Predicted 3D model of a 73-nucleotide RNA (transfer RNA) from Candidatus Roizmanbacteria bacterium RIFCSPHIGHO2_01_FULL_39_8. The RNAcentral record of the sequence draws on ENA. The same sequence occurs in records of 3 taxa. Lineage of the source: Bacteria > Bacteria candidate phyla > Candidatus Roizmaniibacteriota. Its Rfam family is "tRNA". By type it is a transfer RNA.

[in-house]
RNA sequence: GCACCGGUAGCUCAGUGGUUAGAGCACGUGUCUUAUAAACACGAGGCCGAUGGUUCGAUCCCAUCCCGGUGCA
Numbered sequence: 001g002c003a004c005c006g007g008u009a010g011c012u013c014a015g016u017g018g019u020u021a022g023a024g025c026a027c028g029u030g031u032c033u034u035a036u037a038a039a040c041a042c043g044a045g046g047c048c049g050a051u052g053g054u055u056c057g058a059u060c061c062c063a064u065c066c067c068g069g070u071g072c073a
Stems, first nucleotide, its partner, number of pairs: 001072007010025004018056001027043005049065005
């Protein structure tokens, strides 16, 4: 330099052109317990890497760029 894969919650990851973007773990509150843990219930936490484009509508499709990984040179 070229090609491919990935970037979504604190972490690990789903997700699909249209409801309000989700799960597990972690975190907070409550119930239970003498207390802690476990269990159960509830809650908070995101503008989906950035910019532009297509579209009535983009996390999703397209272009460029940034970051990480793999392969080739």